[in-house]
RNA sequence: GCAUGCCUUACACAUGCAAGUUGAACGACUUUGAAGCAAUUCAAAAAGAGUAACGGACGGGUGAGUAACAUGUAAGAGAUUUGCAAUCACGUAAAUUUCCAAUAUUUACGCUAGGGUGGGGGAUAACCUAUGGAAACGUUUGCUAAUACCCCAUAAUGCUAUUAAGUUAAAGGAUUUCCGCAAGGAUUUUCGCCUGAUUAGAAGCUUGCACCUGAUUGGCUAGUUGGUGGUGGAGUUAAAUUCACUGGAAGGGGUAAAGGCCUACCAAGGCUAUCAGUAGCUGGUCUGAGAGAAUGAUCAGCCACACUGGGACUGAGACACGGAACAGACUCCUACGGGAGGCCGCAGUGGGGAAUUUUUCGCAAUGAGUGAAAGCUUGACGAAGCAAUGCCACGUGGAGGAAGAAGGCCUUAGGGUUGUAAUCUCCUUUUCUCAUUGAAGAAGUUAUGACGGUAUUUGAGGAAUAAGCAUCGGCUAAUCUCGUGCCAGCAGCCGCGGUAAUACGAGAGAUGCUAGCGUUAUCCGGAAUUAUUGGGCGUAAAGAGUUUGUAGGUGGUUUAGUGUGUUUGGUGUUAAAUGUUAACGCUUAACGUUGAAUUUGCACUAAAAACUAUUAGACUUGAGUAUGAUAGGGGCAAAGGGAAUUCCCAGUGUAGCGGUGAAAUGCGUAGAUAUUGGGAAGAACACCAACGGCGAAAGCACUUUGCUAGGUUAAUACUGACACUGAGAAACGAAAGCUAAGGUAUCGAAAGGGAUUAGAGACCCCUGUAGUCUUAGCUGUAAACGAUGGAUACUAAGUGGUGCACAUUGUACUGCUGCAGCUAACGCAUUAAGUAUCCCGCCUGGGGAGUACGCUUGCAAAAGUGAAACUCAAAGGAAUUGACGGGGGCCCGCACAAGCGGUGGAGCAUGUGGUUUAAUACGAUGGUACACGAUGAACCUUACCAGGAUUUGACAUGCUAGGAAGUCAGUUGAAAAAUUGAUGUGCCUUUUGGAACCUAGACACAGCUGGUGCAUGGCUGUCGUCAGCUCGUGUCGUGAGAUGUUGGGUUAAGUCCCGCAACGAGCGCAACCCUCUUUUUUAGUUAUUUUGUCUAAAAAUACUGCCGGUUAUACGCCGGAGGAAGGUGAGGAUGAGGUCAAGUCUUCAUGCCGUUUAUAUCCUGGGCUACACACGUGCUACAAUGGUUAGAACAAUGGGUUGCUAAUUUGCGAAAAUGUGCUAAUCUCAUAAAUUUAAUCUUAGUUCGGAUUGUAGGCUGCAACUCGCCUACAUGAAGCUGGAAUCGCUAGUAAUCGCCGGUCAGCUAUACGGCGGUGAAUCCGUUCCCGGGCCUUGUACACACCGCCCGUCACAUCAUGAAAGUUGAUCUUGUCUGAAGAUGUUAUUUUAACUUUUUAUUAAGAAAGAUGUGUCUAGGGCCGGAUUGAUGAUUGGGAUGAAGUCAUAACAAGGUAGCCGUACUGGAA
Repeated sequence: GCAUGCCUUACACAUGCAAGUUGAACGACUUUGAAGCAAUUCAAAAAGAGUAACGGACGGGUGAGUAACAUGUAAGAGAUUUGCAAUCACGUAAAUUUCCAAUAUUUACGCUAGGGUGGGGGAUAACCUAUGGAAACGUUUGCUAAUACCCCAUAAUGCUAUUAAGUUAAAGGAUUUCCGCAAGGAUUUUCGCCUGAUUAGAAGCUUGCACCUGAUUGGCUAGUUGGUGGUGGAGUUAAAUUCACUGGAAGGGGUAAAGGCCUACCAAGGCUAUCAGUAGCUGGUCUGAGAGAAUGAUCAGCCACACUGGGACUGAGACACGGAACAGACUCCUACGGGAGGCCGCAGUGGGGAAUUUUUCGCAAUGAGUGAAAGCUUGACGAAGCAAUGCCACGUGGAGGAAGAAGGCCUUAGGGUUGUAAUCUCCUUUUCUCAUUGAAGAAGUUAUGACGGUAUUUGAGGAAUAAGCAUCGGCUAAUCUCGUGCCAGCAGCCGCGGUAAUACGAGAGAUGCUAGCGUUAUCCGGAAUUAUUGGGCGUAAAGAGUUUGUAGGUGGUUUAGUGUGUUUGGUGUUAAAUGUUAACGCUUAACGUUGAAUUUGCACUAAAAACUAUUAGACUUGAGUAUGAUAGGGGCAAAGGGAAUUCCCAGUGUAGCGGUGAAAUGCGUAGAUAUUGGGAAGAACACCAACGGCGAAAGCACUUUGCUAGGUUAAUACUGACACUGAGAAACGAAAGCUAAGGUAUCGAAAGGGAUUAGAGACCCCUGUAGUCUUAGCUGUAAACGAUGGAUACUAAGUGGUGCACAUUGUACUGCUGCAGCUAACGCAUUAAGUAUCCCGCCUGGGGAGUACGCUUGCAAAAGUGAAACUCAAAGGAAUUGACGGGGGCCCGCACAAGCGGUGGAGCAUGUGGUUUAAUACGAUGGUACACGAUGAACCUUACCAGGAUUUGACAUGCUAGGAAGUCAGUUGAAAAAUUGAUGUGCCUUUUGGAACCUAGACACAGCUGGUGCAUGGCUGUCGUCAGCUCGUGUCGUGAGAUGUUGGGUUAAGUCCCGCAACGAGCGCAACCCUCUUUUUUAGUUAUUUUGUCUAAAAAUACUGCCGGUUAUACGCCGGAGGAAGGUGAGGAUGAGGUCAAGUCUUCAUGCCGUUUAUAUCCUGGGCUACACACGUGCUACAAUGGUUAGAACAAUGGGUUGCUAAUUUGCGAAAAUGUGCUAAUCUCAUAAAUUUAAUCUUAGUUCGGAUUGUAGGCUGCAACUCGCCUACAUGAAGCUGGAAUCGCUAGUAAUCGCCGGUCAGCUAUACGGCGGUGAAUCCGUUCCCGGGCCUUGUACACACCGCCCGUCACAUCAUGAAAGUUGAUCUUGUCUGAAGAUGUUAUUUUAACUUUUUAUUAAGAAAGAUGUGUCUAGGGCCGGAUUGAUGAUUGGGAUGAAGUCAUAACAAGGUAGCCGUACUGGAA
């Protein structure tokens, strides 16, 4: 700048304004002037009333009602009205239309311009008089005018729907000129009036089509549907019906007008409705590719409404927004008698609400009303105001500018970023302020502008006046730090937050848009997610249990006609605006103006004839009929049969039978079971029997007979589309169940008993009632399944079976494999889930729920139909990889088994738990913690406790000052430490000083065995020395993935071989390395000896190499030879990818957090060693395979100078004294023990066993009390081989015997790590336990079975159903009453005009009014009904809710396979 602005209470409204105008229709009042003595007359002017006329039916508002001919569109009428507006005749000439004529149209000229407007009459308001009332408003006396009202005349081209004939009208006003004294007359112009016709516009009426949802609204409707004259023909028994003609509106009323619009009579029909909910309709708007979907603000057309309800008057037009009467509700006034009012007009107020403006200016423009006009009026309109509500335009400065300033933030401390951004320099002035100029919009020569001193112009001033909002985990453009710590909070979806949050809050930065930005709400899109375009139904939601068949839909070949659909052309219409497009106008744009195209539709009309439809024919292939054969558990009925079971009778016979995982209940000495014979009953029909047959499905099986239906096939004949499907409808329909009557052998819900079990309302066992069977009915459901509707046609092969016909080809059905194709995949595949057509049924996320309510059916049980609130973000399908299984197969391991020896019992040692304590420091806790960290806790260690001390610190680096460093002694103290004294002056040097060290001081900092192993590195344990784990390329699969890596063999081994859409490769296995065993060579002191042994170094040997057998001839396996050793020779080291948030912040390292006169540091003492108890790991034993004593023999590995120590001497001994050798094949520790020889003990708590305790000693060490080891003497406990359970070991192994080492002053070592000596037993085998590997299978698991998950009960919350009822709303039958009004009325009454009449102040008539009364009727009252809402003690289930109770129903063979229908039963599953 241009637009827009109560979506809610059609809720109520204060105040002002929104409809008036006309004196040229009319009279009077008032004022002024003139004339006149005056009464009075005349003229002029102004205002408000009054009579009269036109307008108040337009303009403006709203959307309550309305699902309707309301609206839209297209038509129609022999069935209509129309105020204001425009036009109207005749003559001549010309032109055009179709050859002329006639007619019609146009133009020009002339012009008389449809026709008329005559004559009378009586009133009345205003005003005056009187008077009532609070008011509103009246009543009354008297007078008066008109374009008000009335009568007469005139009367056609009007009307009486034909004619004859009859009938219907009016109003004057202003003005010019002339005549006249005047009254008045004539005349001009003009506005009116009456009447007729036409046009335009307006209005009413009728119809086709279009026009929301619900069937849990299926029947509705009594004015409801139709009709009403005459003649003739066809037709009929007669009617009905139908055709034609005539007549011209038809029983009556009513309307402008058709019509049940109302009514009388006749007939009995009529309808896709009715009902409920919601809603003004349209052009358009918004969205969308379109088809559609949603919507109906502003602008425009139509409709409806005006406080609520119904009814009317006036008028051209109303049943009337700012008119009237009535009823009702509400508000106001009142003197209580009575009155007034209607903003859904413009402003505005209250209320409601998330929410929507000024009680403004002007009639200048455009329009409207009125007037002759000037004009007047106009909240229409034109403008301004308010609101970022929307659209458009513009700005908030531009250029230069690195010391990349300061500050902020971050940082790897180097820097980075904010950022050319700022400061600064130069420039500009849109905007802003001030001043200046100044419109167009005015048409209508003058005058007239609300907007407005506005738009615009010029000048001056100064960067001056002008930037925000959201976001930054992904979707989605854009990140860091701090704070917080599942808190606070965020969130559109996924989700974020539990101490390192890019997700919360803040800061800094970034991104996006920008005078806006973000949120919320709503609509469309995306969504092919209701699918016409354009979806589906085997397993994801979805084929009805099956068939017959009505309406409907669809339909074989061919000929001709018609022209329904269809196609093409034309005509009319499809309002304008909008939208599209071409130009143009406002500085541009938004906006506006003009033109074009479009308006896909409807109607009419002309053609075409292929297809569709229809009419009339024809055909045989679809369908059907007839004939001959043929298969069959097809159906119904009757008769017959044997086996088995149970029961009864009789015989034989004797103690058990039966049943189970094992038992028991039960039966049996009153004789069972068993067995033999006889009898009875009911039910079911072995073998044949089969991916065989039949039937629509459910279903159907001993044999025979009768009745009956369908299929198939063969060859001929006939009918001639008769077909397919099938909403409603009908029939059939397993089992269970119900009713009635029978029957009842077996089996067997319920019930009883016995077991099992924690329980066992179950599984198992013993009994057993309904039922199971028959007849007659009912029910109508199943996982009624091929989870696959029916029909037709077409589309590779191969191979079985059952029928018919057959020389062959064939035909109907039923299976399997499989191509193309289809499918999400699995799979289907001529029996389709393929390719197509037709018809029906059904689906639209999971739960709530197949539930509730309503209705229908049923004897009942129940069945059919079938929601919503609420709640979740999934539920589901198929397939994949894992994991798991009380699934399967194969295989391995001291896994079991076979053996040997232990542990668990005792005493002691040691570790842990627990308890205790000032402290008993910390960690490790199934396997995979517990003689573990620790391969050495008296102090130290030490991390703990008590007390005493220190604070730049015990330790590191940097600075300053002083001093070498250091050594010795005294005093106090528990020590740390404090203090005093003495001694000492070094090294380098450029002579300033420097290096190391000590002391003191200030600050940066040190320190922490403090926390977090769930922030980490590194290291380690475990599965497991198990044989596995992967990759590249290729191939397969939509994909996840698969293949390889599976299979057949084999191995210790994914070891190797063969095969194979795989071919190769990597990490693991194996080998390479070390030790031992054999041999050879070489060398050798300290060893031994001179072959050799030993030590060291180097090398060789073993590879299934050879032979035989076996296996697929391969790989390999078995046996043998040779050999020191034989099939990995033995042992070690070596630990794939991963798992356990496994262990360790207390080895070390390290992020973050915490602490800093203390959680740091120093010291003394204590504690880690406690002790009712429990567990683990060990030692020693319980004895004779032994103990003791005395002799004798044989090793290896190792250690040693702060050390190992010989020999000698002393001591019972530990040890001591003395001091020899050895830095080690030299010396030493250092005697090995079991063994063996001899003797003794003789089965005993002992000559076993050694705990415990006492005394006396030794050693280490500042120190041996808490708290060390050793020795001697004495003491001499438990224990006589160990319950349940459990551990180790397969050969130089187990068992047993001693020796050495590390740590270390010493030692708690019986531990740990090594060394050698002696030296076994057993392995049938893989069923079972444990662990592991591979393949396969199931899965509702994926945190992966320590998984998942169902139901009751208890608690809380939410929505909802039922409920004695209570209370509203809407609609309504019946009935009573009934205002105003309309209409009727031979009642009563009143009256100026007209008519007649009278002497008349008369009477009568006509006409009109009033009163009364009849009919209709709003509202109101009463008895009811229907629909719908709210609420209701109590009650039912449902949903939801980190950690409640009970069980474990389902998922694996889920531990009794699961599931469907039905019945019964039970805390719950």
The RNA shown here (small-subunit ribosomal RNA) has 1469 nucleotides and comes from Cryptoglena soropigra. Model confidence (mean pLDDT): 81 of 100. It matches the Rfam family "Bacterial small subunit ribosomal RNA". Gene Ontology terms of the family: structural constituent of ribosome and ribosome.